Small-subunit ribosomal RNA from a Minisyncoccota bacterium, 1375 nucleotides, folded computationally. Lineage of the source: Bacteria > Bacillati > Minisyncoccota.

RNA sequence: CAAUUGAAGGGUUUGAUCCUGGCUCAGAAUGAACGUUGGCGGCGUGGAUUAGGCAUGCAAGUCGUGCGGAAAGGCCCCGCAAGGGGUACUCGAGCGGCGAAAGGGAUAGUAACACGUAGGUACCCACCUCUGGGACGGGGAUAGCCGGGGGAAACUCCGAUUAAUACCCGAUGACGUCCUAGGACCAAAGGUGUGAUUCCGCCCGGAGACGGGCCUGCGUCCUAUCAGCUAGUUGGUGAGGUAACGGCUCACCAAGGCAACGACGGGUAGCGGGUGUGAGAGCACGACCCGCAUCACUGGGACUGAGACACUGCCCAGACACCUACGGGUGGCUGCAGUCGAGAAUCUUCGGCAAUGGACGCAAGUCUGACCGAGCGAUGCCGCGUGCGGGAUGAAGGCCUUCGGGUUGUAAACCGCUGUCAGAGGGGAUGAAGUGUAUGGGGGUACUCCCCUGUACUUGACAGAGCCUCAGAGGAAGCACGGGCUAAGUUCGUGCCAGCAGCCGCGGUAAUACGAACUGUGCGAACGUUAUUCGGAAUCACUGGGCUUACAGGGUGCGUAGGCGGCUUGCUAAGUAGGGUGUGAAAGCCCCCGGCUUAACCGGGGAAUGGCGCCCUAAACUGGCGAGCUGGAGUGAGAUAGGGGUGUGUGGAACUUCCGGUGGAGCGGUGAAAUGUGUUGAUAUCGGAAGGAACGCCGGUGGCGAAAGCGACACACUGGAUCUUGUCUGACGCUGAGGCACGAAAGCCAGGGGAGCGAACGGGAUUAGAUACCCCGGUAGUCCUGGCCAUAAACUAUGAGCACUAGAUAGGAGGAACCCCCAUAUUCUUCCUGUCGUAGCGAAAGUGUUAAGUGCUCCGCCUGGGGAGUAUGGUCGCAAGGCUGAAACUCAAAGGAAUUGACGGGGGCUCACACAAGCGGUGGAUGAUGUGGCUUAAUUCGAGGCUACGCGAAGAACCUUAUCCUAGUCUUGACAUGCACGGAUUAACUCCCUGAAAGGGGAGCCAGGCCUUCGGGUACAACGUGCACAGGUGCUGCAUGGCUGUCGUCAGCUCGUGUCGUGAGAUGUCGGGUUAAGUCCCUUAACGAGCGAAACCCUUGUCACUAGUUGCCAGCGCGUCAUGGCGGGGACUCUAGUGAGACUGCCGGUGUUAAACCGGAGGAAGGUGGGGAUGACGUCAAGUCCUCAUGGCCUUUAUGAUUAGGGCUGCACACGUCCUACAAUGGCGUGCACAAAGGGAAGCAAACUCGCGAGAGCAAGCAAAUCCCAAAAAUCGCACCCCAGUUCGGAUUGCAGGCUGCAACUCGCCUGCAUGAAGCCGGAAUCGCUAGUAAUCGCGGGUCAGCAUACCGCGGUGAAUGUGUUCCUGAGCCU
Repeated sequence: CAAUUGAAGGGUUUGAUCCUGGCUCAGAAUGAACGUUGGCGGCGUGGAUUAGGCAUGCAAGUCGUGCGGAAAGGCCCCGCAAGGGGUACUCGAGCGGCGAAAGGGAUAGUAACACGUAGGUACCCACCUCUGGGACGGGGAUAGCCGGGGGAAACUCCGAUUAAUACCCGAUGACGUCCUAGGACCAAAGGUGUGAUUCCGCCCGGAGACGGGCCUGCGUCCUAUCAGCUAGUUGGUGAGGUAACGGCUCACCAAGGCAACGACGGGUAGCGGGUGUGAGAGCACGACCCGCAUCACUGGGACUGAGACACUGCCCAGACACCUACGGGUGGCUGCAGUCGAGAAUCUUCGGCAAUGGACGCAAGUCUGACCGAGCGAUGCCGCGUGCGGGAUGAAGGCCUUCGGGUUGUAAACCGCUGUCAGAGGGGAUGAAGUGUAUGGGGGUACUCCCCUGUACUUGACAGAGCCUCAGAGGAAGCACGGGCUAAGUUCGUGCCAGCAGCCGCGGUAAUACGAACUGUGCGAACGUUAUUCGGAAUCACUGGGCUUACAGGGUGCGUAGGCGGCUUGCUAAGUAGGGUGUGAAAGCCCCCGGCUUAACCGGGGAAUGGCGCCCUAAACUGGCGAGCUGGAGUGAGAUAGGGGUGUGUGGAACUUCCGGUGGAGCGGUGAAAUGUGUUGAUAUCGGAAGGAACGCCGGUGGCGAAAGCGACACACUGGAUCUUGUCUGACGCUGAGGCACGAAAGCCAGGGGAGCGAACGGGAUUAGAUACCCCGGUAGUCCUGGCCAUAAACUAUGAGCACUAGAUAGGAGGAACCCCCAUAUUCUUCCUGUCGUAGCGAAAGUGUUAAGUGCUCCGCCUGGGGAGUAUGGUCGCAAGGCUGAAACUCAAAGGAAUUGACGGGGGCUCACACAAGCGGUGGAUGAUGUGGCUUAAUUCGAGGCUACGCGAAGAACCUUAUCCUAGUCUUGACAUGCACGGAUUAACUCCCUGAAAGGGGAGCCAGGCCUUCGGGUACAACGUGCACAGGUGCUGCAUGGCUGUCGUCAGCUCGUGUCGUGAGAUGUCGGGUUAAGUCCCUUAACGAGCGAAACCCUUGUCACUAGUUGCCAGCGCGUCAUGGCGGGGACUCUAGUGAGACUGCCGGUGUUAAACCGGAGGAAGGUGGGGAUGACGUCAAGUCCUCAUGGCCUUUAUGAUUAGGGCUGCACACGUCCUACAAUGGCGUGCACAAAGGGAAGCAAACUCGCGAGAGCAAGCAAAUCCCAAAAAUCGCACCCCAGUUCGGAUUGCAGGCUGCAACUCGCCUGCAUGAAGCCGGAAUCGCUAGUAAUCGCGGGUCAGCAUACCGCGGUGAAUGUGUUCCUGAGCCU
């Protein structure tokens, strides 16, 4: 100098958000244990469970300077020896003294004056210190020893003899004790030594110290599902007892004592200093060390002693164990070691008294499992090491790879260096200070005594630092983790398996989460796991939480205890405040300094120790006592409103029943019905009577009440409130644990009553069922009286009281002012009931003077969800049940508010061939085609509501064609690239054998490319062999790209900035209009923008211009029987380029002066003119690995390649999509018109000839506005058919042909003749279509050798209906 530096959050509820709330993690710690691993040292620490049982050894003895003595050893003497004697160096046993009550161990019991703290006193204290005195004279025993006896032993008995610091008596006694104040009573021991008043002891007192006994205040766990406990109990008197007070004990007397501030009972537990954690407050713990208590096999008891009711003493009882000769004995490790048991688990039957301490002793010394040391255990803390520097071809190997490389990695190798630790050798500081003996000096009071000091000799169990020498990188690294929290990732294997996991959660074929490898991260002689404590957790909230809706306000009032309490003043000093003082042990924590090389560890000093006691002071505040006050509270007086309560009575409407009249067929009921009721007369209606219950209108977020609750009228009794005034009292107040009272409905008991309604119940319906909803009946009940019950969403989900904090407005009950008066209005004011709203608060919704704001006081209640308001106990109740009220187990959530989207047999607005209005179909028939199913050797595969099913397939006889099937073959391969070798053998071509072919075998023949010095070389193609590899329509569309379908051409989907919200988000994008449209306008905390819509593009509809060939032909010519056939022409049509045109531009009306809508004019076209292409953000893990591409997996003499034949065409059946029909708006025959868009060379093919025809033959033209396909058909004219299974319909079958093709058997198309099926318009259901559309008619094309009822296009003819949005379906916007 310092001792007061201290506070972190994350994961997980949701599609997302904010909040509430639990679970969980990161930290520190431990007497730990387990797993893997393990070099050295220092310092600590180690039976937490069975206070379970213990073998063995040791843990308390000592004194011969108390005594008699001599068992053993030594020494001396006799003796050859055996043996004997002596001595007392020494000493067994004994008597005696002191100690054994300490030290050491454990925590069973104990909730208590046990402990802690602060006090007190009616008491004791051996050894120690100081001090005052004293020690005289006697006596008798008894152990031992000796002799004898009993017993297995333990042990014990008898006889004789002996000593003392053992025992006893007498004397002396006070500053001792007792006392009636006279008096009475009480002691002793010697030893050593030549020698003691002097050294060591002894006796009686006094004082002190140390240690203890007892008493008191305060503090000290959980439980009320323990609420009452107590007879020595509480007190008194007397006695006894104790060291001492006391019911401590006893006798008698009294009836007390304790308890909600928790008695009594139950459970658990040694307490404290302290320890762990924590910012602290706290919470948890009480190992080691220190203090106290308690225990010693279990229970009880006393003896001895200064001290014990005694751990290694005694007695008794018990359990257990041991010995035994069965008669009887012995024992107590919770001392140190050690052992068994139980357990996850806790050490050596070690050394030494050298040090420190203790007992005894004059002392030497003896004893000491106290202690000091060593051993074992990574059990903890701390320290050290396992090397350092250089070293890139970035070696090899491993792993990954996009195959380029990357990484392990300067890491290794290699080069140079060092020598810690461990190892070997040497030497050795220190822990040792003393004590004793001998001797010298000095001092004290004389001595045998003591103190100081020098010299010599004498004491180490154990440890052994530091130092020197030697050798050599040599002997020394692991564990956990790598999805997030949480630092650190890749590959392979596995395939919801194996497994992981603290929480969330991983794993179902591409796992950073399992297992392995590589690699990385963290810590390191350790690292993880488990268990436990604190923390985080403000998650029990004192510091420091909450209760409208998340858990949580008691149903309401009155009120006891308690808590809290207005203004003024005096006193007091309990609280409070200040100062002083005592205590708060040491150790520990903290600070400073110091010692071990450092640290851990240790030493010294300090700080701190929140507390308690005592003394002094202050008197504001709280409390206490006293005196006053009136703003709180109450009271008086005068007014007022009211469904406040209780009782008695009265009334009208309605209803039901009964009686009577009229009347005559239904009534009633429902979505529709039925049950029910009615000709024995209902319903309806009129008159009358009876009965019970409820009180219309007024009636109102209006009134009253504490709440429950209260509604016709009158009377009686009665509670409270408000206003005005300010009479009186003088804090009389607020809240309120227990307690008491009230307490809707239902329910219970007893007695009445009973019209309507109506649980249960019966019947009818509904329905899959209908123990329901609906209907017809109907008992308890509902009503009254008396008594229980005590619960409700008993809600404002908001306890009561007081005070303060912007307003606005409405209603109810009053008062006052203004105005000369009255009335109204206006203003002010008190109380009550509502609404809106500022600040604030709140998670938000919201609340907001009637707080959920700001404060104070008191009460109740909450602490994750479920289990559960359950079980059990108690209590209340007649019962039903109420109040109080858990746990096991289980989950990681359960919740609140708000947001977004979606859904609804929710609402609003709007749209769509969605419905409606229409037209034509499908579903019935035959056939075609696809699918399912079945079948098969195979019937390849895919597609599956809309959005699969005439779909992939724009065309399966072979081919196509596929892991389809059967059979035969090939293996570097049918196809690609590269390498190595061979080499002109070969390829190609020709031929032969075999074979179904492919293929296999063989023969002949002989070339090419490049360079060339013309000798040859090379190895480019090809072939053969071998290696890499090819190949796969194999799997995964849930690993993917691309493409596509659908919602849907629906009008939506978003962004920037700003603003609002804690936030998710909102706003914009909503609202009012309008549109096909988020199209546009207006309003507007929004202003703008983007993707969509629209527009731009193509086509079609009108016109103009330009250009006219192969197209066209008006006019002018030529030619022909005739034709743009020809010359010419560009007028027209047309072709194909460029433009124009349409914009709500104009007019009127409506509308907001807008957007826009309606009507009109003009115009070829009018309000996006028609059609097409174009498809936002996204959804369906939609479809496709068999178009293509592609990751991964699988296959490689086969899942590849090839050949032949078969199959994909198979047929009891079911479905989808179509064709043709069922006929007369038709069929057939005949005649005659009018298109568009296309195609054509391995092609389209005219004309001509032949054939009934399909077609054939021959053949012109045309790569096309030129030629061909090519005839358009429906239509129209004429004729026939006459309603029928037909002159409808055409299936099926037979025969004969044609065409394509290598080939029409399975399995093609067409023709002719013959045959002539079903079918006469189609059940439930269902599809398309709003105009050049539906319907109907034909034409063309692609595919293709051939094959079209399919598909893609083209034109011809050409309607009907709707102008609506109730419903069905789908969609959009708002809510």
Description
The coordinates come from a structure-prediction model, not an experiment, and the mean pLDDT is 85. The sequence is in RNAcentral, with records from ENA and SILVA.